Transfer RNA from an Acidimicrobiia bacterium, 72 nucleotides, folded computationally. Model confidence (mean pLDDT): 83 of 100. Taxonomically the source falls in Acidimicrobiia (Bacteria, Bacillati, Actinomycetota). Its Rfam family is "tRNA". Its family is annotated with triplet codon-amino acid adaptor activity in the Gene Ontology. The sequence is in RNAcentral, with records from ENA and Rfam.
RNA sequence: GGGCCCUUAGCUCAGUGGUAGAGCGCUUCUAUGACACGGAAGAGGCCGGUGGUUCGAUCCCACCAGGGCCCA
Repeated sequence: GGGCCCUUAGCUCAGUGGUAGAGCGCUUCUAUGACACGGAAGAGGCCGGUGGUUCGAUCCCACCAGGGCCCA
RNA backbone atom coordinates (compact mmCIF):
# COMPACT_ATOMS: atom_id res chain seq x y z
P G A 1 -0.55 3.67 3.62
O5' G A 1 -0.78 2.83 2.31
C5' G A 1 -0.67 3.40 0.99
C4' G A 1 -0.67 2.27 0.00
C3' G A 1 -1.93 1.37 0.00
O3' G A 1 -2.99 1.93 -0.72
C1' G A 1 0.00 0.00 0.00
P G A 2 -4.50 1.65 -0.30
O5' G A 2 -4.71 0.14 -0.76
C5' G A 2 -4.73 -0.20 -2.15
C4' G A 2 -4.96 -1.67 -2.34
C3' G A 2 -6.16 -2.25 -1.62
O3' G A 2 -7.38 -2.01 -2.30
C1' G A 2 -4.30 -3.63 -1.25
P G A 3 -8.75 -1.90 -1.49
O5' G A 3 -9.04 -3.40 -1.04
C5' G A 3 -9.31 -4.40 -2.02
C4' G A 3 -9.44 -5.76 -1.37
C3' G A 3 -10.46 -5.86 -0.24
O3' G A 3 -11.79 -5.98 -0.71
C1' G A 3 -8.46 -6.92 0.41
P C A 4 -12.99 -5.41 0.16
O5' C A 4 -13.14 -6.48 1.33
C5' C A 4 -13.52 -7.82 1.05
C4' C A 4 -13.35 -8.69 2.27
C3' C A 4 -14.11 -8.27 3.51
O3' C A 4 -15.48 -8.62 3.47
C1' C A 4 -11.92 -8.81 4.11
P C A 5 -16.58 -7.77 4.27
O5' C A 5 -16.31 -8.15 5.80
C5' C A 5 -16.56 -9.46 6.27
C4' C A 5 -16.03 -9.63 7.69
C3' C A 5 -16.62 -8.70 8.74
O3' C A 5 -17.89 -9.10 9.18
C1' C A 5 -14.28 -8.82 9.00
P C A 6 -18.92 -8.01 9.75
O5' C A 6 -18.32 -7.62 11.16
C5' C A 6 -18.26 -8.58 12.22
C4' C A 6 -17.49 -8.04 13.41
C3' C A 6 -18.06 -6.77 14.05
O3' C A 6 -19.11 -7.09 14.96
C1' C A 6 -15.73 -6.53 13.75
P U A 7 -20.27 -5.96 15.23
O5' U A 7 -19.49 -4.82 16.05
C5' U A 7 -18.89 -5.12 17.31
C4' U A 7 -18.30 -3.88 17.93
C3' U A 7 -19.30 -2.77 18.24
O3' U A 7 -18.97 -2.13 19.45
C1' U A 7 -17.62 -1.95 16.80
P U A 8 -19.72 -2.59 20.79
O5' U A 8 -21.25 -2.39 20.43
C5' U A 8 -21.87 -1.11 20.48
C4' U A 8 -23.31 -1.23 20.90
C3' U A 8 -23.56 -2.00 22.18
O3' U A 8 -23.35 -1.20 23.32
C1' U A 8 -25.04 -2.76 20.52
P A A 9 -22.69 -1.87 24.61
O5' A A 9 -23.86 -1.89 25.70
C5' A A 9 -24.34 -0.66 26.26
C4' A A 9 -24.65 -0.84 27.72
C3' A A 9 -23.58 -1.60 28.52
O3' A A 9 -23.45 -1.01 29.82
C1' A A 9 -25.66 -2.68 28.74
P G A 10 -22.28 0.03 30.07
O5' G A 10 -21.12 -0.89 30.66
C5' G A 10 -19.91 -0.29 31.21
C4' G A 10 -19.10 -1.36 31.95
C3' G A 10 -18.88 -2.61 31.13
O3' G A 10 -17.67 -2.51 30.40
C1' G A 10 -19.83 -3.20 33.23
P C A 11 -17.61 -3.11 28.89
O5' C A 11 -17.49 -4.68 29.11
C5' C A 11 -16.33 -5.25 29.69
C4' C A 11 -16.49 -6.75 29.84
C3' C A 11 -16.89 -7.49 28.57
O3' C A 11 -15.76 -7.81 27.76
C1' C A 11 -18.29 -8.16 30.34
P U A 12 -15.98 -8.02 26.18
O5' U A 12 -16.85 -9.34 26.05
C5' U A 12 -16.32 -10.60 26.43
C4' U A 12 -17.32 -11.69 26.17
C3' U A 12 -17.95 -11.68 24.80
O3' U A 12 -17.11 -12.26 23.82
C1' U A 12 -19.63 -12.00 26.42
P C A 13 -17.39 -11.93 22.22
O5' C A 13 -18.85 -12.56 22.03
C5' C A 13 -19.76 -11.93 21.12
C4' C A 13 -21.13 -12.51 21.37
C3' C A 13 -22.18 -12.13 20.34
O3' C A 13 -22.09 -12.98 19.22
C1' C A 13 -23.06 -11.83 22.52
P A A 14 -22.88 -12.53 17.89
O5' A A 14 -24.38 -12.85 18.34
C5' A A 14 -25.48 -12.24 17.66
C4' A A 14 -26.76 -12.70 18.29
C3' A A 14 -28.01 -12.19 17.56
O3' A A 14 -28.35 -13.04 16.49
C1' A A 14 -28.21 -11.75 19.87
P G A 15 -28.40 -12.40 15.00
O5' G A 15 -29.60 -11.35 15.10
C5' G A 15 -30.88 -11.77 15.58
C4' G A 15 -31.68 -10.55 16.01
C3' G A 15 -31.86 -9.49 14.93
O3' G A 15 -32.96 -9.79 14.10
C1' G A 15 -31.24 -8.48 16.98
P U A 16 -32.75 -10.10 12.52
O5' U A 16 -32.21 -8.69 12.00
C5' U A 16 -33.10 -7.63 11.75
C4' U A 16 -32.62 -6.82 10.57
C3' U A 16 -32.46 -7.65 9.30
O3' U A 16 -32.71 -6.86 8.17
C1' U A 16 -30.34 -6.85 10.04
P G A 17 -34.17 -6.82 7.60
O5' G A 17 -34.32 -5.33 8.16
C5' G A 17 -35.38 -4.53 7.75
C4' G A 17 -35.45 -3.39 8.73
C3' G A 17 -36.87 -3.09 9.13
O3' G A 17 -36.89 -2.57 10.42
C1' G A 17 -35.93 -1.26 7.98
P G A 18 -37.82 -3.37 11.56
O5' G A 18 -38.69 -2.22 12.21
C5' G A 18 -38.06 -1.16 12.93
C4' G A 18 -39.10 -0.20 13.46
C3' G A 18 -40.21 -0.85 14.30
O3' G A 18 -40.63 0.12 15.25
C1' G A 18 -41.14 0.15 12.37
P U A 19 -40.74 -0.34 16.78
O5' U A 19 -39.81 0.73 17.49
C5' U A 19 -38.46 0.89 17.08
C4' U A 19 -37.78 2.00 17.85
C3' U A 19 -37.89 1.92 19.37
O3' U A 19 -36.97 1.00 19.92
C1' U A 19 -38.29 4.13 18.64
P A A 20 -37.05 0.85 21.51
O5' A A 20 -36.28 -0.52 21.69
C5' A A 20 -36.60 -1.66 20.91
C4' A A 20 -35.60 -2.75 21.16
C3' A A 20 -35.40 -3.11 22.63
O3' A A 20 -36.37 -4.07 23.01
C1' A A 20 -33.31 -2.87 21.54
P G A 21 -36.71 -4.33 24.54
O5' G A 21 -36.26 -5.85 24.59
C5' G A 21 -35.48 -6.34 25.65
C4' G A 21 -34.89 -7.65 25.22
C3' G A 21 -33.99 -8.30 26.25
O3' G A 21 -34.74 -9.01 27.22
C1' G A 21 -32.94 -8.34 24.13
P A A 22 -34.08 -9.33 28.63
O5' A A 22 -33.12 -10.56 28.34
C5' A A 22 -33.64 -11.78 27.86
C4' A A 22 -32.52 -12.75 27.52
C3' A A 22 -31.54 -13.01 28.66
O3' A A 22 -32.04 -13.97 29.59
C1' A A 22 -30.36 -12.61 26.65
P G A 23 -31.61 -13.87 31.10
O5' G A 23 -30.13 -14.43 31.10
C5' G A 23 -29.87 -15.80 30.76
C4' G A 23 -28.38 -16.03 30.67
C3' G A 23 -27.56 -15.56 31.86
O3' G A 23 -27.57 -16.49 32.93
C1' G A 23 -26.53 -14.81 29.88
P C A 24 -27.66 -15.94 34.44
O5' C A 24 -26.22 -15.30 34.66
C5' C A 24 -25.06 -16.13 34.72
C4' C A 24 -23.80 -15.31 34.60
C3' C A 24 -23.60 -14.23 35.66
O3' C A 24 -23.13 -14.75 36.91
C1' C A 24 -23.08 -13.34 33.55
P G A 25 -23.64 -14.02 38.26
O5' G A 25 -23.05 -12.52 38.16
C5' G A 25 -21.65 -12.29 38.24
C4' G A 25 -21.32 -10.84 37.95
C3' G A 25 -21.96 -9.82 38.88
O3' G A 25 -21.25 -9.69 40.09
C1' G A 25 -22.23 -9.12 36.66
P C A 26 -22.09 -9.33 41.46
O5' C A 26 -22.70 -7.89 41.18
C5' C A 26 -21.86 -6.75 41.04
C4' C A 26 -22.70 -5.50 40.87
C3' C A 26 -23.80 -5.30 41.92
O3' C A 26 -23.30 -4.74 43.11
C1' C A 26 -24.68 -4.93 39.77
P U A 27 -23.98 -5.11 44.49
O5' U A 27 -25.38 -4.34 44.47
C5' U A 27 -25.42 -2.91 44.49
C4' U A 27 -26.85 -2.43 44.49
C3' U A 27 -27.76 -3.09 45.52
O3' U A 27 -27.63 -2.52 46.80
C1' U A 27 -28.84 -3.05 43.42
P U A 28 -27.92 -3.42 48.08
O5' U A 28 -29.50 -3.56 48.12
C5' U A 28 -30.32 -2.43 48.32
C4' U A 28 -31.77 -2.79 48.17
C3' U A 28 -32.25 -3.98 48.98
O3' U A 28 -32.52 -3.64 50.33
C1' U A 28 -33.05 -4.16 46.78
P C A 29 -32.35 -4.73 51.45
O5' C A 29 -33.59 -5.72 51.20
C5' C A 29 -34.91 -5.27 51.37
C4' C A 29 -35.91 -6.28 50.84
C3' C A 29 -35.83 -7.67 51.47
O3' C A 29 -36.47 -7.75 52.72
C1' C A 29 -36.02 -7.86 49.12
P U A 30 -35.95 -8.79 53.79
O5' U A 30 -36.29 -10.20 53.14
C5' U A 30 -37.64 -10.58 52.89
C4' U A 30 -37.69 -11.91 52.16
C3' U A 30 -37.00 -13.07 52.86
O3' U A 30 -37.85 -13.66 53.83
C1' U A 30 -36.41 -13.02 50.56
P A A 31 -37.22 -14.11 55.21
O5' A A 31 -36.32 -15.34 54.80
C5' A A 31 -36.91 -16.55 54.30
C4' A A 31 -35.83 -17.48 53.78
C3' A A 31 -34.68 -17.74 54.74
O3' A A 31 -35.00 -18.78 55.66
C1' A A 31 -33.81 -17.17 52.64
P U A 32 -34.65 -18.56 57.21
O5' U A 32 -33.07 -18.71 57.25
C5' U A 32 -32.47 -19.96 56.96
C4' U A 32 -30.97 -19.87 57.09
C3' U A 32 -30.46 -19.19 58.35
O3' U A 32 -30.48 -20.08 59.46
C1' U A 32 -29.27 -18.37 56.47
P G A 33 -30.92 -19.52 60.89
O5' G A 33 -29.79 -18.45 61.25
C5' G A 33 -30.00 -17.52 62.33
C4' G A 33 -28.67 -16.87 62.69
C3' G A 33 -27.90 -16.31 61.49
O3' G A 33 -28.31 -15.00 61.19
C1' G A 33 -26.45 -17.66 62.83
P A A 34 -28.59 -14.57 59.66
O5' A A 34 -27.12 -14.53 59.04
C5' A A 34 -26.21 -13.51 59.43
C4' A A 34 -24.82 -13.81 58.90
C3' A A 34 -24.74 -14.04 57.39
O3' A A 34 -24.71 -12.84 56.66
C1' A A 34 -23.51 -15.70 58.53
P C A 35 -25.29 -12.79 55.14
O5' C A 35 -24.23 -13.62 54.29
C5' C A 35 -22.90 -13.12 54.08
C4' C A 35 -22.02 -14.16 53.43
C3' C A 35 -22.51 -14.71 52.10
O3' C A 35 -22.27 -13.84 51.00
C1' C A 35 -21.74 -16.48 53.43
P A A 36 -23.29 -13.85 49.79
O5' A A 36 -23.07 -15.28 49.12
C5' A A 36 -21.84 -15.58 48.46
C4' A A 36 -21.79 -17.05 48.05
C3' A A 36 -22.92 -17.52 47.15
O3' A A 36 -22.70 -17.20 45.78
C1' A A 36 -22.62 -19.06 48.90
P C A 37 -23.98 -16.84 44.86
O5' C A 37 -24.80 -18.20 44.79
C5' C A 37 -24.24 -19.35 44.16
C4' C A 37 -25.15 -20.55 44.35
C3' C A 37 -26.58 -20.37 43.90
O3' C A 37 -26.76 -20.51 42.49
C1' C A 37 -26.57 -21.39 46.02
P G A 38 -27.86 -19.62 41.73
O5' G A 38 -29.25 -20.01 42.41
C5' G A 38 -29.77 -21.32 42.28
C4' G A 38 -31.02 -21.50 43.11
C3' G A 38 -32.14 -20.49 42.84
O3' G A 38 -32.89 -20.83 41.68
C1' G A 38 -31.86 -20.74 45.15
P G A 39 -33.55 -19.61 40.82
O5' G A 39 -34.68 -19.00 41.75
C5' G A 39 -35.82 -19.78 42.10
C4' G A 39 -36.76 -18.98 42.98
C3' G A 39 -37.15 -17.62 42.46
O3' G A 39 -38.20 -17.67 41.50
C1' G A 39 -36.51 -17.42 44.72
P A A 40 -38.23 -16.50 40.33
O5' A A 40 -38.66 -15.19 41.13
C5' A A 40 -39.95 -15.11 41.70
C4' A A 40 -40.16 -13.77 42.39
C3' A A 40 -39.84 -12.54 41.55
O3' A A 40 -40.89 -12.20 40.65
C1' A A 40 -38.86 -12.30 43.67
P A A 41 -40.54 -11.43 39.27
O5' A A 41 -40.09 -9.97 39.72
C5' A A 41 -41.04 -9.09 40.27
C4' A A 41 -40.35 -7.88 40.91
C3' A A 41 -39.58 -6.97 39.96
O3' A A 41 -40.41 -6.10 39.22
C1' A A 41 -38.30 -7.36 41.89
P G A 42 -39.92 -5.52 37.79
O5' G A 42 -38.65 -4.62 38.13
C5' G A 42 -38.79 -3.42 38.85
C4' G A 42 -37.46 -2.83 39.25
C3' G A 42 -36.57 -2.33 38.12
O3' G A 42 -36.99 -1.07 37.63
C1' G A 42 -35.27 -3.50 39.71
P A A 43 -36.48 -0.56 36.20
O5' A A 43 -35.01 -0.02 36.47
C5' A A 43 -34.76 1.08 37.34
C4' A A 43 -33.28 1.25 37.60
C3' A A 43 -32.44 1.50 36.35
O3' A A 43 -32.44 2.86 36.01
C1' A A 43 -31.44 -0.19 37.65
P G A 44 -32.41 3.26 34.44
O5' G A 44 -31.02 2.70 33.94
C5' G A 44 -29.79 3.22 34.43
C4' G A 44 -28.64 2.40 33.94
C3' G A 44 -28.60 2.22 32.43
O3' G A 44 -27.98 3.33 31.81
C1' G A 44 -28.28 0.13 33.48
P G A 45 -28.76 4.10 30.62
O5' G A 45 -28.20 3.41 29.30
C5' G A 45 -26.77 3.34 29.07
C4' G A 45 -26.49 2.80 27.71
C3' G A 45 -27.21 3.46 26.55
O3' G A 45 -26.54 4.65 26.18
C1' G A 45 -27.25 1.10 26.30
P C A 46 -27.48 5.95 25.79
O5' C A 46 -28.46 5.39 24.68
C5' C A 46 -28.05 5.31 23.32
C4' C A 46 -29.27 5.34 22.43
C3' C A 46 -29.01 6.02 21.11
O3' C A 46 -28.49 5.10 20.16
C1' C A 46 -30.95 6.95 22.12
P C A 47 -27.45 5.66 19.14
O5' C A 47 -26.47 4.43 18.94
C5' C A 47 -25.64 4.00 20.03
C4' C A 47 -25.22 2.56 19.82
C3' C A 47 -24.77 2.22 18.41
O3' C A 47 -23.70 1.29 18.45
C1' C A 47 -26.60 0.87 19.02
P G A 48 -22.55 1.30 17.26
O5' G A 48 -21.63 2.53 17.63
C5' G A 48 -21.17 2.72 18.99
C4' G A 48 -20.04 3.72 19.00
C3' G A 48 -20.27 4.96 18.17
O3' G A 48 -21.03 5.92 18.85
C1' G A 48 -18.15 4.07 17.68
P G A 49 -22.10 6.83 18.01
O5' G A 49 -21.16 7.86 17.22
C5' G A 49 -20.35 8.78 17.94
C4' G A 49 -19.59 9.65 16.97
C3' G A 49 -20.42 10.31 15.88
O3' G A 49 -21.06 11.48 16.34
C1' G A 49 -18.52 9.32 14.92
P U A 50 -22.45 11.95 15.65
O5' U A 50 -21.99 12.49 14.22
C5' U A 50 -21.03 13.54 14.11
C4' U A 50 -20.72 13.80 12.65
C3' U A 50 -21.93 13.91 11.75
O3' U A 50 -22.51 15.20 11.83
C1' U A 50 -20.33 12.50 10.75
P G A 51 -23.99 15.43 11.20
O5' G A 51 -23.69 15.45 9.63
C5' G A 51 -24.71 15.12 8.73
C4' G A 51 -24.11 14.76 7.39
C3' G A 51 -25.10 14.16 6.40
O3' G A 51 -25.86 15.15 5.74
C1' G A 51 -23.19 12.78 6.51
P G A 52 -27.42 14.93 5.60
O5' G A 52 -27.55 13.80 4.48
C5' G A 52 -26.92 13.98 3.22
C4' G A 52 -26.89 12.68 2.45
C3' G A 52 -28.24 12.01 2.23
O3' G A 52 -28.98 12.61 1.19
C1' G A 52 -26.63 10.41 2.84
P U A 53 -30.58 12.51 1.20
O5' U A 53 -30.88 10.98 0.96
C5' U A 53 -30.59 10.37 -0.28
C4' U A 53 -31.02 8.92 -0.28
C3' U A 53 -32.45 8.67 0.15
O3' U A 53 -33.38 8.88 -0.92
C1' U A 53 -31.02 7.15 1.26
P U A 54 -34.71 9.69 -0.67
O5' U A 54 -35.54 8.76 0.31
C5' U A 54 -35.98 7.48 -0.08
C4' U A 54 -36.54 6.72 1.08
C3' U A 54 -37.59 7.45 1.92
O3' U A 54 -38.89 7.41 1.30
C1' U A 54 -36.06 6.38 3.34
P C A 55 -39.78 8.77 1.23
O5' C A 55 -40.21 8.95 2.77
C5' C A 55 -40.78 10.21 3.18
C4' C A 55 -41.33 10.04 4.58
C3' C A 55 -40.39 9.44 5.61
O3' C A 55 -39.52 10.41 6.15
C1' C A 55 -42.45 8.33 5.74
P G A 56 -37.98 10.07 6.29
O5' G A 56 -38.00 8.96 7.42
C5' G A 56 -38.38 9.30 8.77
C4' G A 56 -38.53 8.04 9.59
C3' G A 56 -37.29 7.17 9.72
O3' G A 56 -36.41 7.64 10.74
C1' G A 56 -39.16 5.82 9.23
P A A 57 -34.85 7.54 10.45
O5' A A 57 -34.51 5.99 10.42
C5' A A 57 -34.87 5.14 11.52
C4' A A 57 -33.77 4.13 11.75
C3' A A 57 -32.42 4.74 12.18
O3' A A 57 -31.73 3.82 13.01
C1' A A 57 -32.17 3.59 10.15
P U A 58 -31.52 4.11 14.53
O5' U A 58 -30.55 2.92 15.01
C5' U A 58 -29.14 3.13 15.03
C4' U A 58 -28.43 1.80 14.89
C3' U A 58 -28.58 1.13 13.54
O3' U A 58 -27.59 1.60 12.64
C1' U A 58 -28.95 -0.46 15.28
P C A 59 -27.96 1.84 11.06
O5' C A 59 -28.27 0.37 10.52
C5' C A 59 -27.28 -0.65 10.63
C4' C A 59 -27.87 -1.99 10.24
C3' C A 59 -28.37 -2.05 8.81
O3' C A 59 -28.06 -3.32 8.23
C1' C A 59 -30.14 -2.51 10.28
P C A 60 -26.86 -3.43 7.22
O5' C A 60 -27.35 -2.55 5.98
C5' C A 60 -28.05 -3.14 4.87
C4' C A 60 -28.22 -2.12 3.76
C3' C A 60 -26.99 -1.25 3.49
O3' C A 60 -26.05 -1.94 2.66
C1' C A 60 -28.90 0.12 3.59
P C A 61 -24.47 -1.58 2.80
O5' C A 61 -24.34 -0.14 2.13
C5' C A 61 -24.59 0.04 0.75
C4' C A 61 -24.34 1.49 0.36
C3' C A 61 -23.02 2.08 0.84
O3' C A 61 -21.93 1.71 0.02
C1' C A 61 -24.78 3.58 1.29
P A A 62 -20.44 1.67 0.62
O5' A A 62 -20.07 3.22 0.78
C5' A A 62 -19.94 4.04 -0.37
C4' A A 62 -19.60 5.46 0.05
C3' A A 62 -18.42 5.60 1.01
O3' A A 62 -17.17 5.54 0.33
C1' A A 62 -20.24 6.92 1.76
P C A 63 -15.91 4.94 1.10
O5' C A 63 -15.48 6.09 2.11
C5' C A 63 -15.06 7.36 1.60
C4' C A 63 -15.09 8.39 2.71
C3' C A 63 -14.24 8.06 3.94
O3' C A 63 -12.86 8.34 3.74
C1' C A 63 -16.37 8.82 4.62
P C A 64 -11.77 7.52 4.55
O5' C A 64 -11.95 8.02 6.05
C5' C A 64 -11.70 9.38 6.37
C4' C A 64 -12.07 9.66 7.82
C3' C A 64 -11.43 8.74 8.86
O3' C A 64 -10.10 9.09 9.15
C1' C A 64 -13.73 8.99 9.33
P A A 65 -9.06 7.95 9.65
O5' A A 65 -9.62 7.59 11.10
C5' A A 65 -9.63 8.57 12.13
C4' A A 65 -10.19 7.99 13.41
C3' A A 65 -9.61 6.66 13.84
O3' A A 65 -8.37 6.80 14.50
C1' A A 65 -11.96 6.56 14.00
P G A 66 -7.27 5.61 14.37
O5' G A 66 -7.87 4.45 15.31
C5' G A 66 -8.03 4.69 16.71
C4' G A 66 -8.79 3.54 17.35
C3' G A 66 -8.25 2.16 17.05
O3' G A 66 -7.13 1.81 17.84
C1' G A 66 -10.59 2.17 16.81
P G A 67 -6.05 0.77 17.16
O5' G A 67 -6.82 -0.63 17.18
C5' G A 67 -7.18 -1.23 18.42
C4' G A 67 -7.98 -2.50 18.19
C3' G A 67 -7.38 -3.54 17.28
O3' G A 67 -6.36 -4.33 17.93
C1' G A 67 -9.64 -3.26 16.74
P G A 68 -5.19 -4.99 17.01
O5' G A 68 -5.93 -6.17 16.25
C5' G A 68 -6.46 -7.27 16.98
C4' G A 68 -7.23 -8.20 16.06
C3' G A 68 -6.46 -8.78 14.90
O3' G A 68 -5.62 -9.87 15.27
C1' G A 68 -8.58 -8.06 14.15
P C A 69 -4.30 -10.19 14.37
O5' C A 69 -4.89 -10.86 13.06
C5' C A 69 -5.53 -12.12 13.11
C4' C A 69 -6.11 -12.50 11.76
C3' C A 69 -5.13 -12.51 10.60
O3' C A 69 -4.35 -13.70 10.54
C1' C A 69 -7.10 -11.38 9.95
P C A 70 -2.89 -13.62 9.83
O5' C A 70 -3.20 -13.49 8.28
C5' C A 70 -3.84 -14.54 7.56
C4' C A 70 -4.18 -14.12 6.16
C3' C A 70 -3.03 -13.63 5.30
O3' C A 70 -2.26 -14.69 4.75
C1' C A 70 -4.86 -12.16 5.07
P C A 71 -0.75 -14.45 4.34
O5' C A 71 -0.83 -13.48 3.07
C5' C A 71 -1.39 -13.93 1.85
C4' C A 71 -1.41 -12.80 0.82
C3' C A 71 -0.07 -12.13 0.57
O3' C A 71 0.76 -12.89 -0.30
C1' C A 71 -1.75 -10.49 0.80
P A A 72 2.35 -12.75 -0.19
O5' A A 72 2.68 -11.26 -0.63
C5' A A 72 2.44 -10.85 -1.98
C4' A A 72 2.66 -9.37 -2.12
C3' A A 72 4.04 -8.84 -1.66
O3' A A 72 5.05 -9.06 -2.64
C1' A A 72 2.32 -7.45 -0.83